[in-house]
RNA sequence: GGACGGGUGGCCUAGUCUGGAUAUGGCAGCAGCCUCCUAAGCUGCAGGCCGGGGGUUCGAAUCCCCUCCCGUUCG
Repeated sequence: GGACGGGUGGCCUAGUCUGGAUAUGGCAGCAGCCUCCUAAGCUGCAGGCCGGGGGUUCGAAUCCCCUCCCGUUCG
C1' cells in the first nucleotide's frame, strides 16, 4: 500500500442487508420493596442521537463520499 471485518450509555451487545415515529437487552449506578443487616430477588429511575465531517431524502445508526482508530489477511 491492497482486501475484508469492526467502532452504538461507564462496560458488553442487538438493530444496519430491506431508511420510518420514543435506539434493544444484560452488567454496573441511583431510589424503593423485602431482610435484624448484607447479599440475592422484585419494581422503578437516570444515562447514548450511534468514531468524526459532508451529501442524498419528507425522514439516516441504517444509503453514498471523505476521514480517524482497532483487528484479520495479502504483498